[in-house]
Record summary
Transfer RNA from a Nitrosopumilaceae archaeon, 84 nucleotides, folded computationally. It matches the Rfam family "tRNA". By type it is a transfer RNA. Rfam links the family to the GO term triplet codon-amino acid adaptor activity. The source organism's lineage runs through Archaea, Thermoproteati, Nitrososphaerota, Nitrososphaeria and Nitrosopumilaceae.
RNA sequence: GGCGAGGUCGCAUAGCCAGGUAGUGCGGUCGUCUCGAAAACGACUUUCGGAAACGAAGCGUGAGUUCAAAUCUCGCCCUCGCCG
Numbered sequence: 001g002g003c004g005a006g007g008u009c010g011c012a013u014a015g016c017c018a019g020g021u022a023g024u025g026c027g028g029u030c031g032u033c034u035c036g037a038a039a040a041c042g043a044c045u046u047u048c049g050g051a052a053a054c055g056a057a058g059c060g061u062g063a064g065u066u067c068a069a070a071u072c073u074c075g076c077c078c079u080c081g082c083c084g
Stems, first nucleotide, its partner, number of pairs: 001083007010026004020067001027045006046057004060076005
C1' cells in the first nucleotide's frame, strides 16, 4: 500500500442487508417479601437542562442524501486478520 471483519448505555451484545419507539442479558440503585439475609419478583438504570412535566443531544469522527440516518453515500481515526 491492497482486501476483509469490527467500533452501539458501566460491561457483553442485537438492531444495519430492507431508513421510522436505541432492544436484550449481566451488573448497579430502590422497593416488595423476610426476625434478618439470600433467592425470587417489581420499578428505574446514556448525557445535559429542569422540582416535575418535558425539552435537547447521543450509536468511533466529520460531512452528504432524505420529511426522517445506528442503518444509505463519501472522507478520516482506531482495533483485529489476510495479502504484498